[in-house]
RNA sequence: AAGUCUAUAACUCAGCUGGUAGAGUGGUUGCCUUACAAGCAAUAGGUCAUCGGUUCGAAUCCGGUUAGACUUA
Repeated sequence: AAGUCUAUAACUCAGCUGGUAGAGUGGUUGCCUUACAAGCAAUAGGUCAUCGGUUCGAAUCCGGUUAGACUUA
């Protein structure tokens, strides 16, 4: 320098043909226990890296930027 891939909740990840975002772990509250742990129930938490475009509608399609990983030179 060129190319490919990745970026979604505190952490690890899903979400496939565009229709309004979920799981596990963790957090909080309650139940249980003399108490703790385990178990059970409920609940909070995300402008989907960022800026624009297309569309009635974008995490998803297109382009730019940022960060990281890999390959080639």
Molecule: transfer RNA
Organism: Ostreobium sp. OS1B